[in-house]
Context: one part of a larger RNA
RNA sequence: CCACUUGGUGAAUGGUUCGGCUCGAGCGCCGAUGAAUGGACGUGCCAAGCUGCGAUAAGCCCGGGGGAGCCGCAUGGAGGCUAAGAACCCGGGAUGUCCGAAUGAGAAUCUCUACACAAUUGCUUCGCGCAAUAGGGAACGUCGGGAACUGAAACAUCUUAGUACCGACAGGAAAAGAAACCAACAGGGAUGUCGUUAGUAACGGCGAGUGAAAACGACACAGUCUAAACCGAAGCCUUCGGGCAAUGUGGUGUAUGGACUGACUAUCAACACUAGAACUUCAACGUGAAGUCUCCUGGAACGGAGCGUGACACAGGGUGAAAGCCCCGUAACUUUGAUUAGUAUAGUGUGUGUCAGAACCUGAAUAGCGGGGGUUGGAAAUCCCUCGUGAAUACGGCAGGCAUCGAUCUGCCAAGACUAAAUACGUCUCGAGACCGAUAGCGAAUAAGUAGCGUGAGCGAAUACUGAAAAGAACCCUCAGAAGGGGGGUGAAAUAGGACCUGAAAUCAAGUGGCG
Numbered sequence: 001c002c003a004c005u006u007g008g009u010g011a012a013u014g015g016u017u018c019g020g021c022u023c024g025a026g027c028g029c030c031g032a033u034g035a036a037u038g039g040a041c042g043u044g045c046c047a048a049g050c051u052g053c054g055a056u057a058a059g060c061c062c063g064g065g066g067g068a069g070c071c072g073c074a075u076g077g078a079g080g081c082u083a084a085g086a087a088c089c090c091g092g093g094a095u096g097u098c099c100g101a102a103u104g105a106g107a108a109u110c111u112c113u114a115c116a117c118a119a120u121u122g123c124u125u126c127g128c129g130c131a132a133u134a135g136g137g138a139a140c141g142u143c144g145g146g147a148a149c150u151g152a153a154a155c156a157u158c159u160u161a162g163u164a165c166c167g168a169c170a171g172g173a174a175a176a177g178a179a180a181c182c183a184a185c186a187g188g189g190a191u192g193u194c195g196u197u198a199g200u201a202a203c204g205g206c207g208a209g210u211g212a213a214a215a216c217g218a219c220a221c222a223g224u225c226u227a228a229a230c231c232g233a234a235g236c237c238u239u240c241g242g243g244c245a246a247u248g249u250g251g252u253g254u255a256u257g258g259a260c261u262g263a264c265u266a267u268c269a270a271c272a273c274u275a276g277a278a279c280u281u282c283a284a285c286g287u288g289a290a291g292u293c294u295c296c297u298g299g300a301a302c303g304g305a306g307c308g309u310g311a312c313a314c315a316g317g318g319u320g321a322a323a324g325c326c327c328c329g330u331a332a333c334u335u336u337g338a339u340u341a342g343u344a345u346a347g348u349g350u351g352u353g354u355c356a357g358a359a360c361c362u363g364a365a366u367a368g369c370g371g372g373g374g375u376u377g378g379a380a381a382u383c384c385c386u387c388g389u390g391a392a393u394a395c396g397g398c399a400g401g402c403a404u405c406g407a408u409c410u411g412c413c414a415a416g417a418c419u420a421a422a423u424a425c426g427u428c429u430c431g432a433g434a435c436c437g438a439u440a441g442c443g444a445a446u447a448a449g450u451a452g453c454g455u456g457a458g459c460g461a462a463u464a465c466u467g468a469a470a471a472g473a474a475c476c477c478u479c480a481g482a483a484g485g486g487g488g489g490u491g492a493a494a495u496a497g498g499a500c501c502u503g504a505a506a507u508c509a510a511g512u513g514g515c516g
Stems, first nucleotide, its partner, number of pairs: 001514008014501001015465002019436002021433006027426002029136002038099003041054003045077002049073002060093006069081003104112003113116001119133005140171001141169005151158001155205001181188002192219004202210002223418003226363001230251002234249001235244003257361002260357005270350006281338004286333002291307001292323001293306004308325002310314001316328003368389007396413005452459002472500001475487004
């Protein structure tokens, strides 16, 4: 120096998984009765952390389930609770410190006083008397404001993009919504979402790029109420005191036009009120079949051999190795609660309809036009803002992707309002996976937004595995020894000894052999 052997170091690999990721279904608001998946401080016999809880403080009371054990993670010591039914689970109630919208006043979670709805708003008996608002919420939504890097191979219109971000506000969804629509001489019939139309029409320093709609196919379907004409107090609300109301409460009525007048028919739409399901799905339980027979191996049978047996249940997990029949479960079924849903449906009240006449009503600084902007695919033909101007009244008006004039045709009736479902999202619950398996999968399987870093905004880790059972090594020796080691013991195994499954490589030591 090389090789091998035996050990050390080291942590890869294999196996495992109380964690994650994705999809599907369910479900979806909380708050002055003081909220937050907000915080502080407390709270246990011993108590640092997490969890729970709040001076009644790992808890108190009630109802239901449950059942012989229990006093959280957390396996110890001590001491208790429980058949007068604990623990545990579901539902309801009580308590619930201080800060926090934080609300008597101030303040870095504490203090002070006169003990207070502070502020804003409605009603008001004028007394904060009765009420309301605020603040939060993962993403989703509507509205208001609104970039730049970038691309155009530079850059200014343009693009990025009405994106990011900021603000306001709402709901379990929101928004939109029952044609002054779309079409084209044929027709459709509110809205939304998906597919397609289509990278088409169109826009565009006609550059880069941007970019619809109708029709068609699906999902889901649902339609209503007013203003006015006419009638004119017949009324509505109420805390029961009263308030509103001829400047009109109420009735009628709403494009299939209505009101009015006359004639006819008839009790079905719709609205209001009252009662009020089920299938389904989910949650919490519950019932739930059939071997623990013989022999062998073994520490252990769930393995091998033999003989049985259930199945609307041979999904899955556990049990000392690989179990339909040992345990938990599973199929199926029952109960309760929620959901479906104040829906379907039923009842009551008002009421619907047809024909003819007559010509009363049908939303004004609106429609339209001009100037200037923004926006859009919207081009002369999108939508909106602003300044100015400014109609008609059903014998009327608007639209029919250029304008004007004339005529015809088609569709519709603006300038008032409401409206479920199909759709979006996932804080949350459950289920599943030709998803990951500890340098992966969430940053986080562990004290995780923790430790640590930063003045701060903020940045942000690592660490999983003894064994079937702690049986977690009594006792002895050595030693300075509470270290380490040797005996001895447990165990199938201790080269499974808590730095604990497996234990590769680099690497270190000793030994053996070879070369020199």

Large-subunit ribosomal RNA, domain I from Candidatus Hikarchaeia archaeon HikBin4, 516 nucleotides, folded computationally. The source organism's lineage runs through Archaea, Methanobacteriati, Methanobacteriota and Candidatus Hikarchaeia. The prediction has a mean pLDDT of 80. The sequence was found in a public genome assembly.